Transfer RNA from a Salinivirgaceae bacterium, 73 nucleotides, folded computationally. The coordinates come from a structure-prediction model, not an experiment, and the mean pLDDT is 82.
């Protein structure tokens, strides 16, 4: 000092060719139980690592840049 992936809910990850952003764990209510534990049911929870740009719109394209991780010199 070049390249390459990657970075989304509290964790682990989906969403792929631009069009109201999702799963499972977890969590909080209520239910069935005399409790629990299991089950079921609903609910909450993200300014998509940051800044800029392209578009009528960007997680998704382009630029910078932050961390991790690789791979080269």
């Nucleotide at each position: 000092g070049g390249g390459g992936c990657a970075u989304u809910a509290g964790c682990u990850c989906a969403u792929c060719u631009g069009g109201u952003a999702g799963a499972g764990c977890g969590u909080u209510u209520c239910g069935u139980u005399c409790g629990c534990a299991a089950c079921g049911a609903a609910g909450a929870g993200g300014u998509g690592g940051g800044c800029g740009g392209u578009u009528c719109g960007a997680g998704u394209c382009c630029g910078c840049u932050a961390u991790g991780c690789u791979c080269c010199a």
It was read from a public genome assembly. Rfam family: tRNA. Rfam classes the family as a transfer RNA.